[in-house]
RNA sequence: GCUUCGAAAUGCCAAAUAGCCUUUUUAGGAAGGCUAUUACGGAAAGUCACGGUUUCUCUUUGGAGAAAGGCCGGAUUGCCGAA
Repeated sequence: GCUUCGAAAUGCCAAAUAGCCUUUUUAGGAAGGCUAUUACGGAAAGUCACGGUUUCUCUUUGGAGAAAGGCCGGAUUGCCGAA
């Protein structure tokens, strides 16, 4: 230095609640963003959307499109350094 692994430490992310804003809607609701409080949890809860999955719309009921992505698998980049 690399691989595996995940003790400690430095940091990181952020479930939920409340308020505000935008889009859509008759409204409700839904999606996204911001702020505050907090931290359900996470070794990639960083990124991608490749496969599965879920939600929504359409459908000729074969499927197609969009969304989610902290559900599982995968790819890729990365912090630290105990056993």
Molecule: c-di-GMP-I riboswitch aptamer
Organism: bacterium